[in-house]
RNA sequence: ACCCGUUGAUCCUGCGGGAGAAUGCUGCUAUUAGGGUUCGGCUUAGACAUGCAAGUCAGGGACUCUUCGGAGUACCGGCAGACAGCUCAGUAACACGUCGAUAAUCUGACCUCAGGUUGAGGAUAACCUCGGGAAACUGAGGCUAAUACUCGAUAAGGGAAUUCUUCUGGAAUGAUCUUUCCCUUAAAGGCAACGCCUGAGGAUGAGUCGGCGGCUGAUUAGGCUGUUGGUGGGGUAAUGGCCCACCAAACCUAAGAUCAGUAGGGGCCUUGAGAGAGGUAGCCCCGAGAAGGGAACUGAGACGCUGUCCCUAGCCCCACGGGGUGCAGCAGUUACGAAAACUUUACAAUGCGCGAAAGCGUGAUAAGGGAACCCUAAGUGCUCAUACAAAAGUAUGGGCUUUUGCCGAGAGUAAAGAUCUCGGAGAAUAAGUGGUGGGCAAGACUGGUGCCAGCAGCCGCGGUAACCCCAGCGCCACGAGUGGCAUUCGCAUUUACUUGGCCUAAAGCGUCCGUAGCAGGUCGGAUAAAUCCUUUGUGAAAUCGUCGGGCUUAACCUGACGGCGUGCAGGGGACACUAUUCGACUAGGGACCGGGAGGAGUCUGAGGUAUUCUUGGGGGAGCGGUAAAAUGCUAUAAUCCCUUGAAGACCACCAGUGGCGAAGGCGUCAGACCAGAACGGAUCCGACUGUGAGGGACGAAAGCUAGGGGAGCGAUCCGGAUUAGAUAUCCGAGUAGUCCUAGCUGUAAACGCUGUGAGCUAGGUGUUGCAUAAUCUACAGGAUUGUGCAGUGUCGGAGCGAAGGUGUUAAGCUCACCGCCUGGGAAGUACGGCCGCAAGACUGAAACUUAAAGGAAUUGGCGGGGGAGCACCACAAGGGGUGCGGCGUGCGGUUUAAUCUAACUCAACACAGAGAAUCUCACCAGGGGCGACGGCAGGAAGAAGGUCAGUCUGAAGGGCUUACCCGACGAGCCGAGAGGUAGUGCAUGGCCAUCGCCAGCUCGUGCCGUAAGGUGUCUUGUUAAGUCAAGCAACGAGCGAGACCCAUACUUACAAUUGCUAACAGGCGGGUUUCUGCGACUGAGCACAUUGUGAGGACUGCUCUGGAGACGGAGAGGAAGGUGUGGGCCACGGUAGGUCUGUAUGCUCCGAAUCCUCUGGGCUACACGCGCGCAACAAUGGUAUGGACAAUGGGAUACAACUCCGAAAGGAGAAGUCAAACCUCUAAACCAUAUCCUAGUACGGAUCGAGGGUUGAAACUCACCCUCGUGACGAUGGAAUCCCUAGUAAUCAGAAGUCAUCAGCUUCUGGUGAAUAUGUCCCUGCUCCUUGCACACACCGCCCGUCAAACCAACCGAGCAGGGUUUAGGUGAGGCAGGGUUUCUUGAUCCUGUCGAAUCUAGGCUCAGUGAGGUGGGUUAAGUCGUCACAAGGUA
Repeated sequence: ACCCGUUGAUCCUGCGGGAGAAUGCUGCUAUUAGGGUUCGGCUUAGACAUGCAAGUCAGGGACUCUUCGGAGUACCGGCAGACAGCUCAGUAACACGUCGAUAAUCUGACCUCAGGUUGAGGAUAACCUCGGGAAACUGAGGCUAAUACUCGAUAAGGGAAUUCUUCUGGAAUGAUCUUUCCCUUAAAGGCAACGCCUGAGGAUGAGUCGGCGGCUGAUUAGGCUGUUGGUGGGGUAAUGGCCCACCAAACCUAAGAUCAGUAGGGGCCUUGAGAGAGGUAGCCCCGAGAAGGGAACUGAGACGCUGUCCCUAGCCCCACGGGGUGCAGCAGUUACGAAAACUUUACAAUGCGCGAAAGCGUGAUAAGGGAACCCUAAGUGCUCAUACAAAAGUAUGGGCUUUUGCCGAGAGUAAAGAUCUCGGAGAAUAAGUGGUGGGCAAGACUGGUGCCAGCAGCCGCGGUAACCCCAGCGCCACGAGUGGCAUUCGCAUUUACUUGGCCUAAAGCGUCCGUAGCAGGUCGGAUAAAUCCUUUGUGAAAUCGUCGGGCUUAACCUGACGGCGUGCAGGGGACACUAUUCGACUAGGGACCGGGAGGAGUCUGAGGUAUUCUUGGGGGAGCGGUAAAAUGCUAUAAUCCCUUGAAGACCACCAGUGGCGAAGGCGUCAGACCAGAACGGAUCCGACUGUGAGGGACGAAAGCUAGGGGAGCGAUCCGGAUUAGAUAUCCGAGUAGUCCUAGCUGUAAACGCUGUGAGCUAGGUGUUGCAUAAUCUACAGGAUUGUGCAGUGUCGGAGCGAAGGUGUUAAGCUCACCGCCUGGGAAGUACGGCCGCAAGACUGAAACUUAAAGGAAUUGGCGGGGGAGCACCACAAGGGGUGCGGCGUGCGGUUUAAUCUAACUCAACACAGAGAAUCUCACCAGGGGCGACGGCAGGAAGAAGGUCAGUCUGAAGGGCUUACCCGACGAGCCGAGAGGUAGUGCAUGGCCAUCGCCAGCUCGUGCCGUAAGGUGUCUUGUUAAGUCAAGCAACGAGCGAGACCCAUACUUACAAUUGCUAACAGGCGGGUUUCUGCGACUGAGCACAUUGUGAGGACUGCUCUGGAGACGGAGAGGAAGGUGUGGGCCACGGUAGGUCUGUAUGCUCCGAAUCCUCUGGGCUACACGCGCGCAACAAUGGUAUGGACAAUGGGAUACAACUCCGAAAGGAGAAGUCAAACCUCUAAACCAUAUCCUAGUACGGAUCGAGGGUUGAAACUCACCCUCGUGACGAUGGAAUCCCUAGUAAUCAGAAGUCAUCAGCUUCUGGUGAAUAUGUCCCUGCUCCUUGCACACACCGCCCGUCAAACCAACCGAGCAGGGUUUAGGUGAGGCAGGGUUUCUUGAUCCUGUCGAAUCUAGGCUCAGUGAGGUGGGUUAAGUCGUCACAAGGUA
């Protein structure tokens, strides 16, 4: 001194939690010593068995024993028993603390002084005798003593009255001195010591009174009748309504009475820097209590813990007649509880009682025992070598020390236990608890578990690699302790006096007036209340601090000093401020005057347009309403036009961030009445002021009461629409109401979400009112500009603020006063009170629940927000399809032994390069096989293996039976492996898809902001582009874009085989004749084509034009023109996208089966739904005949020319080719001709039948091809939807991939070859800017309420049964006072008065319990219904 938790991140507000100290209980663990004011305080002031806790004594007589010294016992008597000890129930009070008073008092024992101690008398206990009773106890008769009791004397004392003397004091009522009267009574002895009596004083102790101080609640506002005071009495030690009689009607209270709740108070203790807050058990002081309640007696003292009496409740004894008892004393028991010790020793010490003393007694006290109660101190070892080892350390061996513990002896003690002294052996006898994800020091260790078990103060961990659970190991913290639970303070400046706030986080009363209170301008005087200074007394000790001293140190004890108690009381002084008082002033405030401004208010009158209704006329089919409609009105004439009249409400334009008002609010005109503000004034008063708890007044709309009024509008209600529904939005009607009068209500987002007043602190610019100066002027009731004051806006500096913002109209700096706030919810709810006719208003909680709720701003994302730009995976303009039916193929579903699996919007579905007969193959039904390595059991009495036969089997030396061969290993068990298309793509790598046919994504430095973050990357223009240019607190840079690479298009140089052939020469064909054909052939050549290599070419370079520029438009040239065209590459990242079934790979699993292999089947099923395709529905066509033109590729288990056979598929032979050579290879659409003639056809070809061929072990499930026959559905396809902008779409074929066989698929290749647009942001999306947001898993978001279910606490509730307290009445033990009777009596008994416990009855208040049922609230992974809120949230 802070830290963690709201967020994607930030700053605040705010609470929750953590870290500290302390107290009680408790878990685990524990060597010793010392000290201490520790130990049934918290719950039950519950109940108690047993023992002990108060006795003692030269006063007395008696009895017993005797060693004759004496001792003992009970009784009478004296003193003590009122102390000490325990507890904290009651008590909010003079109980306590402190300071005072007693002029209103007492005081045994003690001290001092003075005096005295005389004369008589009668009893009684003990004892003896006799009774009663179970007992406790008690009765009668008789004897006796005293320091017991009674009477008398003397002294002394007290009271009253009268005047008078003196003294003290603040004040005589006091003391003192006379006189008179009255009253009361002294004594005790003893040889002595010692006692006793009287008076005075002291000391000590006690009583009573007063000031001040210290709890909560107003959801307790009035209380009180002996109450308040007086007079006179009574009573007391003493004042006093303490009590009584009479008189008066007071007294307390918002500065909180009364009532209720809680509580012994203080010194002190805990915590805190302090101020405080909380506590007050232990020690000390005071008080109170003794089972609950009451009462007196005795006594100096009590209304008496271990005395008495009574009642109540409990317990015990009992012979039922009666008795006994009180641990909140020490031990101990029991109950209660989370919670607390031995039924010990001793009077040795200290103290107390008695005693002359010796002494006796003492559960006070001193000691011991028990207890992890607190504090303090010490230890559990040190060291060397060797080995392992980074170190720490571990092991072995050696050495050293001996505090403590152990053993022995002595001292010590009342007795012990401690302790002290000396000696001995021996590292021996001594370490745990909690933690280890963050906060918070310490593991990215191992195993187990798998949202389970559990942890977790808070945040949060756990759903198969858990640093968070449970263990092991390591480590960290503290250490004889260490954790948990509960409580208190601190942290918390989250109750703020020190020291907080209130525009938006919780918080300014709706506004004003005003009472108490609080605060208050300038100058002077007085006083000295307050304040300050000084002094005196007091404020116990202990506690605390400092310095010493004593225990070995310390704790502890102790001495001195200081401090504390922050105070109270008395004395003296100062006078600035405050206060009081006196006097004065004018700057605050008020009054008066003046001319202006104003929707200020109240009342009265007048007017205006519109609306509706109405009169008359015109007119004649619709009107009205909406996004579209319908309900509605209209032929009884609507709507519409003209006209007449009526009614009620309202007051357009002017009109304004303008005016007025305290706020609510106020708008046609005129008048009357009335109030306020501003300005100006050489006017007057003279602090008269500010605020304002309670209180009062005003107070929109809606609502209520009564009476009017009712045109329009219009909740509710009714229709019509919309909708899944529509109790809404929209439409048509329309009641209350809206209006007026008189009342009530008293609330609003009554908002500037900003209380009122005052002073001070930069400006700029509007506007309204008044005043004033100057200028202009049309000379007016004019205008403009400036200045001052007042009001009202806006911008803005400093400052302030979490920021937004505010900023002389403060949210700045100060002052005064009031109101309000203290996490969210429950809740502005319940109960109570008060107001209201009601609705409801004001005041206003708690249980319970929750870790956040909230404010401002930031970055994203989103919007049925806005703006700009862009895209044929967008539209528009077009072209062609899909969606219909058939078939192919994929997916779902269903079926099945199995129909293996993955993938599901774009970005799954002719996809896994996936065209599955076996294989593939992962699936199903069966069969068989396989364990490197280690250990154990087995094995020459024969392991494993091989084989004939039989049998099992679909089949098999695969198993079994039997027989033979061979000769050393071995799968029976436990581990551990190989293998796994087993699991996890949510553990991963790699690769891929997609956003993305996008133009974005960042960094360095600087600057801005508290920060997240912003700026740069923005604006304007431009681009395909964050492409470029200009501007700009930015300047630069990087990855992307571009550039680049490949192909293609043009030219050129070189090259020339397997390519080509223009020219030349041959050669070979055909016609044969001139001619013609042939690059298949030879030479030759490389012109052309082609191929290959290299180079060039295109750069807005040129021209015109627009522009500042970037750039755009047009054009020339050119093969190509504005990134030429098409590809490749394609940023930061996102999608837990896809793939563990390509491979790789972590973990998990199987391991003789999830491995390997064989046979067969399945992936090919089929009511059905979807996707991608093929061929079609025909004449832009079909069929037939003839004819023309490619390119890319591929080829040796191959491509196969050519010949022959076959109708064909194909077959039999077979050249060539390892390829610019040979083969595939004669391409089809196309062209020409013929035919078909609009039909289910000469279209279309599914399906089925028959026959044949090919591949392959194998063609049934389940291949392809050929021929013949059969000839289904289909006649252009609903909603919807896909692709495409030029060599593109469309259409035509070819090749390759896969491949033994099989394309309707995919990828390439070429042939033919269009239409339309040159735009837009409407739909779908993307990028940027801006805006709103309660979203951030980011709109597939968030979120609300009813209902259904469970649980929890609360409220209401007919009642039921209790506790406490109080009022009234009844009964009334017992006490006290007085009187009577009896008297032998200390007595007994009766009456009256009074106090009065206890108990009963009836009420009041209050507290908790219980209660059928009811009510709302809260909480709870996946229930129902809707979608009201957050975006313009789809009606703000």
A computed fold for a 1436-nucleotide RNA from a metagenome, annotated as small-subunit ribosomal RNA. Model confidence (mean pLDDT): 80 of 100. Rfam family: Bacterial small subunit ribosomal RNA. Gene Ontology terms of the family: ribosome and structural constituent of ribosome. RNAcentral holds the sequence, with entries from SILVA.